[in-house]
RNA sequence: AAUCCGAAAGGGCAAACCAAUCGAAAGGUUGGGACGCAAAACUACGGUCCUAAUGUCGUAAGACAAUGGAAGCCGGGUCGCCGAA
Repeated sequence: AAUCCGAAAGGGCAAACCAAUCGAAAGGUUGGGACGCAAAACUACGGUCCUAAUGUCGUAAGACAAUGGAAGCCGGGUCGCCGAA
């Protein structure tokens, strides 16, 4: 010094829930709020999950499809703070 790793310190992020707002919905954003997190930083590339405006099928009920989402579900990729054992 690097990798694995995760003690300490300083700092960081922010689940549920509430309010406002955008959206057809899933969900996003902002503020409040902290369950947790060393990648809970970024990325839908693979898997997986959610939704179905619209489309197709259907007499109807409804079924199917992402072109919409989820990175705090698991992998992959990119970048990265500190330094005890």